[in-house]
Context: one part of a larger RNA
RNA sequence: GGCUAACGGCGGAUACCUUGGCACACAGAGGCGAAGAAGGACGUGGUGACCGACGAAACGCUCCGGGGAGCUGGAAGCAAGCAUCGAGCCGGAGGUCUCCGAAUGGGGCAACCCUUUCAUACAGCUGGUUGAAUCAAUAGACCAGUAUGAGCCAACCCAGUGAACUGAAACAUCUUAGUAGCUGGAGGAAAAGAAAUCAAUCGAGAUUCCCUCAGUAGCGGCGAGCGAAGGGGGAAAAGCCUAAACCAACAAGAUACGUCUAGUUGGGGUAGUGGGAAAGCAAUUAACAGACUAGUAGAGUGAAGACGAAGCAGCCGAAAACUGCACCAGAGAAGGUGAAAGUCCUGUAGUCAAACCACCAGCUAACUGAAGCUUCAUCCCGAGUAGCAUGGGGCACGUGGAAUCCCGUGUGAAUCAGCCAGGACCAUCUGGUAAGGCUAAAUACUCCUGUGUGACCGAUAGCGAAACAGUACCGCGAGGGAAAGGUGAAAAGAACCCCAGCAAGGGGAGUGAAAUAGAACAUGAAACCGUUAGCCU
Repeated sequence: GGCUAACGGCGGAUACCUUGGCACACAGAGGCGAAGAAGGACGUGGUGACCGACGAAACGCUCCGGGGAGCUGGAAGCAAGCAUCGAGCCGGAGGUCUCCGAAUGGGGCAACCCUUUCAUACAGCUGGUUGAAUCAAUAGACCAGUAUGAGCCAACCCAGUGAACUGAAACAUCUUAGUAGCUGGAGGAAAAGAAAUCAAUCGAGAUUCCCUCAGUAGCGGCGAGCGAAGGGGGAAAAGCCUAAACCAACAAGAUACGUCUAGUUGGGGUAGUGGGAAAGCAAUUAACAGACUAGUAGAGUGAAGACGAAGCAGCCGAAAACUGCACCAGAGAAGGUGAAAGUCCUGUAGUCAAACCACCAGCUAACUGAAGCUUCAUCCCGAGUAGCAUGGGGCACGUGGAAUCCCGUGUGAAUCAGCCAGGACCAUCUGGUAAGGCUAAAUACUCCUGUGUGACCGAUAGCGAAACAGUACCGCGAGGGAAAGGUGAAAAGAACCCCAGCAAGGGGAGUGAAAUAGAACAUGAAACCGUUAGCCU
């Protein structure tokens, strides 16, 4: 030095565990903010660095309800107290709420400075006073009033703008993709929506979503690829209001004084078996409906809680295991308890409960809406619109024979004997009625709350984060971003003695079921390092 064996050290794998995560379902909530938010800074305790809580009324104040023996947070100790005259704790309503922050008296290097009699700074809105070029007027200025706005927020939604890597085995049309990104806006959903729709000679009857149709018809350097619609089956269902004609009133202007024309308000009216106006007839306020408004009423739900069955003994360190003999069950879900508990504890099934607060069914209809018939062909039926030309975009559709839809430029109709569509275009036929608006549900999402579930993870996993983690640390900065869980049933956390430096560490003693469970603490693999023994060299 090597090999083997035993015993150790170091190390922290493995199995076990779970405080934490992950995913989903159902229900709730879907916003907060000038009445100062989100997020912070600084403070507040007898002792107080940190976390949490709170705000100079500062580990808390008041009231109401619950609850019933302990309490002064995590978090021990010391000190001092509170509480059955009901504390602490839980729910509800209030009070207080420094400074920064949209930050808003002015400033500023956020949490600071300055000013003062006052301070919603600015914008909007309302009213008033003034007031140019320019006569009247207007713009503008000033004052007062006004809780209208701003800022934050995970995804979902609508709109504007809008890539590239990539694929095409290169690349340019094309694709990626109207995606990502950026911006604006809104809601609990948003958007869409009551046919100028489809269809095909049969018919359907707003929109949205799902399954299918169908990887079909098509589009496509006919490459890569892109990719419908009608129809069928379901979910959910709901329809309405205006413009105009016409009437009336008020008012400005023009008048040939007969009236006419802008305008405002009210009535009227809303349709495609065309409707309405006008003219005439009839009928009257009921039935009916309501998504808007108001009232009433508290049913119900939520937000603290309450009651709630049935077991003992032996054995063990400890029993819930085992043995023996019992019991409950509308409860044998689950968690805890010194090992594995229906009957020990919390609970569970079942039953009950709210002063105040929130949500809101229901009811009522003061409120709103709402009705019939005929004639005529006089009037109305959404204009720089539709269409057309041209240039683009968007439609599954890349300009194509390219309809339909949208935009720029130019041009530019018709009013029901009208107009549009049915994939160029024409005829016929069929369907519809553009150029104004509103509309619940079925649908999408989850920063957040509650309950529950898992052929989800179990500390190199699962969130980056089981732990004082977006921390330590890195970077000028934008930003990047860890590691780190387990004594024991209970601290009973080792009094006392000895070695030693009043250290570290160790030996006794003691505790404990166990100390090779001793805090570098459960299990304790391997690499690696030793001690002892044997063998080999």
The part of an RNA shown here (large-subunit ribosomal RNA, domain I) has 537 nucleotides and comes from a Pseudomonadota bacterium. RNAcentral holds the full RNA, with entries from ENA. NCBI's taxonomy places the organism under Bacteria, Pseudomonadati, Pseudomonadota. Its mean pLDDT, the model's own confidence on a scale to 100, is 81.